[in-house]
About this RNA:
This is a predicted complex of two RNAs, RNase P RNA and transfer RNA, with 500 nucleotides together. Model confidence (mean pLDDT): 76 of 100. It holds a member of the Rfam family "Bacterial RNase P class A". Rfam classes the family as a ribozyme.

RNA sequence: GGAGGUGGACGGAGGAUCGCUGCCGCACGCUUCGGCGCUGCGGGAGAGGAAAGUCCGGGCUUCGCAGGACAGGGAGGUGGCUAACGGCCACCGGGGGUGACCCCAGGGAAAGUGCAACAGAAAUCACACAGCCCACCCCUGGGCCGUUCGCGGUUCGGGGCGGCAAUGGUGAAAUCGUGGGGUAAGAGCCCACGCGCGACAGCCGGGUGACCGGCGGCGAGGUAAACCCCUCCCGGAGCAAGCUCAAAUAGGGACAUCGUACGAGAGCGGUCCGCUCAAUCAGCGCGUUCGCUUCGGCGGCGUGCAGCGGUGUCCGGGUCAGAGCGCUCGAGCCCGUCGGCAACGGCGGGCCUAGACGAAUGAUCCUCACGCGUGUUCGAAAGAUCGCGCGCACAGAACCCGGCUUACAGUCCACUCUCGACG
RNA sequence: GGGCGGCUAGCUCAGUUGGUUAGAGUGCCUGCUCGACAUGCAGGAGGUCACAGGUUCGAUUCCCGUGCCGCCCACCA
Numbered sequence: 001g002g003a004g005g006u007g008g009a010c011g012g013a014g015g016a017u018c019g020c021u022g023c024c025g026c027a028c029g030c031u032u033c034g035g036c037g038c039u040g041c042g043g044g045a046g047a048g049g050a051a052a053g054u055c056c057g058g059g060c061u062u063c064g065c066a067g068g069a070c071a072g073g074g075a076g077g078u079g080g081c082u083a084a085c086g087g088c089c090a091c092c093g094g095g096g097g098u099g100a101c102c103c104c105a106g107g108g109a110a111a112g113u114g115c116a117a118c119a120g121a122a123a124u125c126a127c128a129c130a131g132c133c134c135a136c137c138c139c140u141g142g143g144c145c146g147u148u149c150g151c152g153g154u155u156c157g158g159g160g161c162g163g164c165a166a167u168g169g170u171g172a173a174a175u176c177g178u179g180g181g182g183u184a185a186g187a188g189c190c191c192a193c194g195c196g197c198g199a200c201a202g203c204c205g206g207g208u209g210a211c212c213g214g215c216g217g218c219g220a221g222g223u224a225a226a227c228c229c230c231u232c233c234c235g236g237a238g239c240a241a242g243c244u245c246a247a248a249u250a251g252g253g254a255c256a257u258c259g260u261a262c263g264a265g266a267g268c269g270g271u272c273c274g275c276u277c278a279a280u281c282a283g284c285g286c287g288u289u290c291g292c293u294u295c296g297g298c299g300g301c302g303u304g305c306a307g308c309g310g311u312g313u314c315c316g317g318g319u320c321a322g323a324g325c326g327c328u329c330g331a332g333c334c335c336g337u338c339g340g341c342a343a344c345g346g347c348g349g350g351c352c353u354a355g356a357c358g359a360a361u362g363a364u365c366c367u368c369a370c371g372c373g374u375g376u377u378c379g380a381a382a383g384a385u386c387g388c389g390c391g392c393a394c395a396g397a398a399c400c401c402g403g404c405u406u407a408c409a410g411u412c413c414a415c416u417c418u419c420g421a422c423g
Numbered sequence: 424g425g426g427c428g429g430c431u432a433g434c435u436c437a438g439u440u441g442g443u444u445a446g447a448g449u450g451c452c453u454g455c456u457c458g459a460c461a462u463g464c465a466g467g468a469g470g471u472c473a474c475a476g477g478u479u480c481g482a483u484u485c486c487c488g489u490g491c492c493g494c495c496c497a498c499c500a
Base pairs, nucleotide, nucleotide: 001419002418004416005415006414007413008412009411010410012368013367014366015365016364017363018362020046021045023043024042025041026040027039028037029036030035048394052405053404055403056402057401058400059399060238061237062236063235067273068272069271070270072234073233074232075231076230077091078090079089080088081087092106093104094103095102096101107229108228112227113226114223115222129168130167131164132163133162137160138159139158140157141156142155143154144153145152146151176194177193178192179191180190181189195219196218197217200216202215203214204213205212206211242325243324244323245322252315253314254313255312256311257310258309259308260307265277266276267275283305284304285303286302287301288300290299291298292297317499318498319497332351333350334349335348336347337346338345339344370391371390372389373388374387375386377384378383424496425495426494427493428492429491430490433449434448435447436446442480451467452466453465454464455463473489474488476486477485
């Protein structure tokens, strides 16, 4: 010097004029004395690293200060951090890179079920197409020997419904590789070396643990981001939550369902259970193989209708979709120090930093900085000087935090890797 | 602000327990029919299955992220 890796910081600076939204002070005006303002003046504050996507987690509010089982959803190496997390830190295992370093939804395929097109002999209880072999079993041809003429022995052959899985080809995937022994031919069948083991409930040593090392053992297919199994976690809704005040209207209608007083309903969130909770007036019709009867009826039971009450859905009515609270001091920010490898935590000191709601944080101009283009001068070149023009990102709070992800012109810093040249 | 859903041919829609090739109607192009047009008949083209990454032998389909589009949610009685 080239080409990288990791982590962090910034993301224009200064000024002038005119505005906008809160806060504080003073003046003025109004006042029901609490305050209020289309008012004036002054002071001070006013978007982000992502305010974004709304993907996770929490606070807060409410559903009843909300418990069990099931269903449903989610997480998934180990240890830690944290309010919590699917986040972060450290480590383990696997993969990539020469390396710095990066990536991993990283439990279980020995609970069970399912799936694998095409090709191929065969796709999961593996199989046997080509091929190899006749040792065993069976069939069969020739020679020789023996014979009680049925056959038997031996030798050379051929085959099968017998043996085999080395070799070939297919596929994403075919039961470990090489060499030797062995055999009729072969094969982890046996041996040596190697590879692999998350089919090792085995032993020894180390580590909190994931796991690692050694000995011994073994040679097994894939898929769970298919159903599923195991362990752990999770109540719903969300600031348009919710609370208070005010105004106005028809405190209305339809449908469904339940109740109308002792065993059914409502709440307990999707279901069930334990638990909790409350209510009133009161008819009419019909049926009855029920009970009583003074034979007129009365009561019980069942059922229907009407009224009343609860719940749900839909339709309708009103409100310039009013005002205030929630609302911004908070798991807050900065500095120092201590503990810890780190994430983070303890202690001490300092600081206050937007709260809008038809939704403020803006517009114009000047100078400087930065980048690009172009021209002048100097210079061998690199470059420097002066001038002109253009550009200066992504984007914008909306209850608040912790993360993740995504977008982003350009600049700077620290540590580190590799290559080349020179010393 | 908050909560949900959907992206397949120019347009409107099918499709999928993941399996070789993604289809229908309409529109477009070419030829025939007709004196010419419409109609009719025959043939053809046209797709990054929104985009990017992952799981898998294999993804339109399963998972994750991004982009775009659409829907719903006030209070009072």